[in-house]
């Protein structure tokens, strides 16, 4: 460095429900744990998906990092 254990120390929190913001996608807070070794950060200058405008396409709008990706990082069994 790769890698990722029935290890240790910690961490995050899907769906649902409640409140709230938003036209929507979706966000935030609480509750709750399906899961996660980057489920930490990045929506821009990469791909993808969703929303709204549009007859459609193109384009634009806003969003998703728990889809891929990029960047950074704790621990150390085996290899």
């Nucleotide at each position: 460095c790769a890698c990722g254990a029935u290890a240790a120390u910690g961490g995050c929190a899907a769906a649902g429900c409640u409140g709230u913001c938003g036209a929507a996608a979706g966000g935030c807070a609480g509750u709750g744990a399906c899961g996660c070794a980057a489920a930490g950060c990045u929506a821009a200058a990469g791909g993808g998906c969703c929303u709204u405008c549009u007859g459609a396409a193109a384009g634009a709008u806003g969003g998703c990092a728990g889809c891929c990706a990029g960047c950074u990082a704790c621990c150390g069994a085996a290899u």
Source information
This is a predicted structure of a 79-nucleotide RNA (c-di-GMP-I-GGC riboswitch aptamer) from Paenibacillus sp. FSL H8-0548. The source organism's lineage runs through Bacteria, Bacillati, Caryophanales, Paenibacillaceae and Paenibacillus.